Source information: A computed fold for a 347-nucleotide part of an RNA from a Candidatus Microgenomatia bacterium, annotated as large-subunit ribosomal RNA, domain IV.
Context: one part of a larger RNA
RNA sequence: AGAAGCUUAAGGAACUAGGCAAACAAGCUAGGCGUAACUUCGGGAGAUGCCUUUCCCAAACCGUGCUUUGCACUGGUUUGGGACGCAGCGAAUGUCUGCCAACCGACUGUUUAACAAAAACACAGGUCUCUGCUAACCAGAAAUGGGACGUAUAGGGGCUGAAACCUGACCAGUGCCGGUAAGUCAACCAUUGGGAGUGAAAUUCGUUUUUACGGAAAGAGCUCCUGGUGUAAGCUCCGGUAAACGUCAGCUCUAACUCUGAGAGUUCUAAGGUAGCGUAAUCCCUUGCCGGGUAAGUUCCGGCCCGCAUGAACGGACCAACGAGUUGGCAACUGUCUUGAGCUUCU
Repeated sequence: AGAAGCUUAAGGAACUAGGCAAACAAGCUAGGCGUAACUUCGGGAGAUGCCUUUCCCAAACCGUGCUUUGCACUGGUUUGGGACGCAGCGAAUGUCUGCCAACCGACUGUUUAACAAAAACACAGGUCUCUGCUAACCAGAAAUGGGACGUAUAGGGGCUGAAACCUGACCAGUGCCGGUAAGUCAACCAUUGGGAGUGAAAUUCGUUUUUACGGAAAGAGCUCCUGGUGUAAGCUCCGGUAAACGUCAGCUCUAACUCUGAGAGUUCUAAGGUAGCGUAAUCCCUUGCCGGGUAAGUUCCGGCCCGCAUGAACGGACCAACGAGUUGGCAACUGUCUUGAGCUUCU
């Protein structure tokens, strides 16, 4: 110097980011009494809290047995009186504060093996959507397997996240679903044209002795180029759908002091944020304003609120119970501290 531990006057959180750490209390699934707000009536609750615990004597009652006006009991309960000690489950081990509020998550559960246990995940419940069975969907190159030896009270997927109270407006955009008169629309195919090239037989003209040669017009077929018409889904179009993705305005004026603005006007929009909640885990200004708590409170609680930039299953608001969750406060308690000191063991 470090590690582990013990004690400490007076004070008692003044320490600190924070009562971190330590200490306190209780007294062993002890007995008796008693127990609030709130509540989903189950809880909360071992709430909080108070008393008792050893030994001796007496009485009453109960129980059991007997030879039954009663007696006995090393039985039990209750009441009264008394004795001793600092202390009566007199030791030891292990375990182990309580309360008032607010936020979040309903709950038990799950998770980053070895820096995060939570408000994250899950959950029961809700809702939307797909799927009629050779199901949808998933794995696989396929065979095939899972789904399921199940069958819509079943199975897959998305979102939300107990219950109770609720879940507003908008389908213009994007998506999805349905429809389809008209518009648009590919290739193949079918049908019908135009052009270019080539071009058999037959026809015709000339020369010529029939043969043969040359020319002319017309031209089947074949090759190439290029059109028209007919034909699907889709798209355009029409409608629906938000617990689909999403979105939910501005300006001006106005009431017999002032202020405010129920109201009026106007512009734009698909529609202009409803019920709620609100300086919030969301508020920049901000330590907002008022109240409470403190001697003193950027935190906390209650209220207000034009909310920079809340808001309804990316759920809204409320909430008993629960939580090694977060925040504020109180009691008790203490070497956390004022402020140090002494001691033990080990390195």